[in-house]
C1' cells in the first nucleotide's frame, strides 16, 4: 500500500517526560504555554478476533480506543422556508476516513 466484510449517536484518565502546535486533508468551528500533540507508565472503557461449535456471560490472550455523533460541512437527492441569488433548515444516501476480521 490494494480487496473483501461488519461497525462507527453509547463508554473510558492520571502521573511522568518533552515543548508548539493538534482535531486526516480545503472550510468552519474548537482544543492548546492553567502544557496541547506525541512518548511512557499506570489505570480504564468496549467486547472486533482468539478462548472447539451454538447461545449467555466473563474478560485470560490478540487488537482497539479513554475532547467534541468520524466535532461539522464539503457530493447526489427528497422536503420545507423565504425567493429567483442560489441561501438557510431537516432528513436520506454517497464519498473519504478510523477501527476489527479474512485476503493479496
Nucleotide at each position: 500500500u490494494g480487496c473483501u466484510u461488519a461497525u462507527c449517536g453509547a463508554g473510558a484518565a492520571a502521573g511522568a517526560c518533552c515543548g508548539a502546535g493538534g482535531g486526516a486533508a480545503g472550510g468552519g468551528c474548537c482544543c492548546u504555554g492553567c502544557g496541547a500533540c506525541g512518548u511512557c507508565u499506570u489505570a480504564g472503557c468496549a467486547a472486533c478476533c482468539u478462548g472447539a461449535a451454538u447461545c449467555a456471560a466473563c474478560a485470560a490472550g490478540g487488537u482497539g480506543c479513554u475532547a467534541a455523533c468520524u466535532c461539522c460541512c464539503a457530493u447526489u437527492c427528497u422536503g420545507a422556508a423565504a425567493u429567483u441569488a442560489g441561501u438557510u433548515c431537516a432528513g436520506a444516501a454517497a464519498a473519504a476516513g478510523a477501527u476489527g476480521a479474512g485476503c493479496g
This is a predicted structure of a 104-nucleotide RNA (SAM riboswitch aptamer (S box leader)) from Belliella pelovolcani.
Model confidence (mean pLDDT): 80 of 100.
The organism belongs to Belliella, within Bacteria.